This is a predicted structure of a 74-nucleotide RNA (transfer RNA) from Medioppia subpectinata. It matches the Rfam family "tRNA". Rfam classes the family as a transfer RNA. Rfam links the family to the GO term triplet codon-amino acid adaptor activity. The coordinates come from a structure-prediction model, not an experiment, and the mean pLDDT is 80. Taxonomically the source falls in Medioppia (Eukaryota, Opisthokonta, Acari, Sarcoptiformes).

RNA sequence: GUCACCGUAGUGUAGUCGGUUAUCACGUCCGCUUCACAUGCGGGAGGCCACGAGUUCGAGUCUCGUCGGUGACA
Numbered sequence: 001g002u003c004a005c006c007g008u009a010g011u012g013u014a015g016u017c018g019g020u021u022a023u024c025a026c027g028u029c030c031g032c033u034u035c036a037c038a039u040g041c042g043g044g045a046g047g048c049c050a051c052g053a054g055u056u057c058g059a060g061u062c063u064c065g066u067c068g069g070u071g072a073c074a
Base pairs, nucleotide, nucleotide: 001073002072003071004070005069006068007067010026011025012024019057028044029043030042031041032040050066051065052064053063054062
C1' cells in the first nucleotide's frame, strides 16, 4: 500500500427479511434471608449502538466517508 472482517451498558454478548419499548450473563446499587459473611430470592440504575453524512414513513441493521482493532497478501 491492497483486500476481508469487526466496533452495541464497567466487561463479554444477542439483535432474524429495516418496524414502533435494544437482549442476556457477570459486575454494580437497594431490600429480604444470616449473629455476620457467602449462597439464594426480589427489585433498581447504567446504552441512544465508534464518529459524521445519505437512503427511507421508519436505520443497531442498508449505502458512503472518517477513526480504531484484528487477520491475510505485498